[in-house]
Context: one part of a larger RNA
RNA sequence: UUGGGUUUAAAGGGUGCGUAGGCGGUCAAUUAAGUCAGUGGUGAAAUCCUAUAGCUUAACUAUAGAACUGCCAUUGAUACUGGUUGACUUGAGUACAGACGAGGUAGGCGGAAUUUAUGGUGUAGCGGUGAAAUGCAUAGAUACCAUAAAGAACACCGAUAGCGAAGGCAGCUUACUGGACUGUAACUGACGCUGAGGCACGAAAGCAUGGGUAGCGAACAGGAUUAGAUACCCUGGUAGUCCAUGCCGUAAACGAUGCUCACUCGAUUCGGCUAAUUGAGGCUGAGUGUCCAAGCGAAAGCGAUAAGUAUCCCACCUGGGGAGUACGUCCGCAAGGAUGAAACUC
Numbered sequence: 001u002u003g004g005g006u007u008u009a010a011a012g013g014g015u016g017c018g019u020a021g022g023c024g025g026u027c028a029a030u031u032a033a034g035u036c037a038g039u040g041g042u043g044a045a046a047u048c049c050u051a052u053a054g055c056u057u058a059a060c061u062a063u064a065g066a067a068c069u070g071c072c073a074u075u076g077a078u079a080c081u082g083g084u085u086g087a088c089u090u091g092a093g094u095a096c097a098g099a100c101g102a103g104g105u106a107g108g109c110g111g112a113a114u115u116u117a118u119g120g121u122g123u124a125g126c127g128g129u130g131a132a133a134u135g136c137a138u139a140g141a142u143a144c145c146a147u148a149a150a151g152a153a154c155a156c157c158g159a160u161a162g163c164g165a166a167g168g169c170a171g172c173u174u175a176c177u178g179g180a181c182u183g184u185a186a187c188u189g190a191c192g193c194u195g196a197g198g199c200a201c202g203a204a205a206g207c208a209u210g211g212g213u214a215g216c217g218a219a220c221a222g223g224a225u226u227a228g229a230u231a232c233c234c235u236g237g238u239a240g241u242c243c244a245u246g247c248c249g250u251a252a253a254c255g256a257u258g259c260u261c262a263c264u265c266g267a268u269u270c271g272g273c274u275a276a277u278u279g280a281g282g283c284u285g286a287g288u289g290u291c292c293a294a295g296c297g298a299a300a301g302c303g304a305u306a307a308g309u310a311u312c313c314c315a316c317c318u319g320g321g322g323a324g325u326a327c328g329u330c331c332g333c334a335a336g337g338a339u340g341a342a343a344c345u346c
Stems, first nucleotide, its partner, number of pairs: 004317003007300002012314001014201004021194003025088007033081002035077008049065006091191001092188003095184004100179001103177007110154001114150008125136002162169002206247006215241002220236004258313001262309002266291003270287001272284001274282001295302002319346003328339004
């Protein structure tokens, strides 16, 4: 490199948008670049192959043929691919009407709980555990009541539900805003698919600056446990968790399953549109689940939301360790990230 693969054995990029490139719907005309056919030229000789001949045979040599799968020119063919022109509507998009949702951003408001503060009632314990102790408490705790403040999260509804490209999104409400879906078939007329580089988004933790800090809580301290206990358990508790702005760019970023389009026996659940009345429907099909036929698969299993049957494009894999390391380069404030070997060894 080819071939073969990528749910779980090595292997799908975290996700989208999109450049180049690759691939691309129906009909007609034209062209003849690709493609196909004929002819001519060339494709040195030797070698290789076939046949025959010569050395006693063979190696070797000679003669003839074939071949040299190619290139150039020319004459034709026109199904397919390409180019050009014209047309089409089913792909794609637009318009109008309808209906949907924790989709996003910014603001406002709400109640429960928690902690704290103040006041009141009240007295000796509270708290915690397997059992305890550290801790809190006569300077009046815990408990109960009233008032106030603060921050964070939104019980029930709640779901096997919904939305989003993914990450993710949940009290109520207002403004702005993205989107798929259903119907009409009015408009455009292939405008499409994929997408190396590139750009954007991207949980948590972490970083920078400035705020905020109720609860929780790495680090840390103490008490236990234990042979020890740098842990599990308990009492405290700083960063952090929250907000604004900027960075980081990684996750078992998982359906461990890339995207698009077409086709393939059924059962069941939910939702939308529509027609109705003697039927228990019919049509449509966007989404979300379950069980299965065929088929596939090493099996587990998958099975119209495929891991089935086919197509297009991209990404990735090639024994284990060394190693996602070293070196170099790029990015980052740093932490580190991206790219990514070899010796050696089994």